A computed fold for a 117-nucleotide RNA from Lentibacillus salicampi, annotated as SAM riboswitch aptamer (S box leader).
RNA sequence: CUCUUAUCAAGAGCGGUGGAGGGAUUAGGCCCUGUGAAGCCCGGCAACCAUUGAGGCAGUUCAACUUGCCUUGAAAGGUGCUAAAUCCUACAGAUCAGGUAGUCUGGAAGAUAAGAG
Numbered sequence: 001c002u003c004u005u006a007u008c009a010a011g012a013g014c015g016g017u018g019g020a021g022g023g024a025u026u027a028g029g030c031c032c033u034g035u036g037a038a039g040c041c042c043g044g045c046a047a048c049c050a051u052u053g054a055g056g057c058a059g060u061u062c063a064a065c066u067u068g069c070c071u072u073g074a075a076a077g078g079u080g081c082u083a084a085a086u087c088c089u090a091c092a093g094a095u096c097a098g099g100u101a102g103u104c105u106g107g108a109a110g111a112u113a114a115g116a117g
Stems, first nucleotide, its partner, number of pairs: 001117008013042001015041003021032003026090004043082003048078002051074008086109001091106005
């Protein structure tokens, strides 16, 4: 970098440093920011993978262990996250008498995790 699967309306600082931008990209909109942005450090949140307790189901078995799946806990090793729904829209369909507006559904793109190449 590509592919597959799952998730993306919950949650998380009145700290230190830093010193002007930031919200992925393009466009439009709307926001955050010298009452201090990004980045870094510390703190925190969550529970994808790994670890682990209990219960249930399936399969195997004489019975069990083991194995697979499901439910519910613990802990925090590997990651991740820590304004606003992934901040909103963009493409398609539905809804609406109709529409470029609104609402809903799906997709695309993106983010994260796990696996494969």

Its Rfam family is "SAM riboswitch aptamer (S box leader)". Rfam links the family to the GO term regulation of gene expression. The literature on the family includes a 1998 paper in Mol Microbiol by Grundy and Henkin, "The S box regulon: a new global transcription termination control system for methionine and cysteine biosynthesis genes in gram-positive bacteria". Rfam's curators write: The SAM riboswitch is found upstream of a number of genes which code for proteins involved in methionine or cysteine biosynthesis in Gram-positive bacteria.
Lineage of the source: Bacteria > Bacillati > Bacillota > Bacilli > Lentibacillus.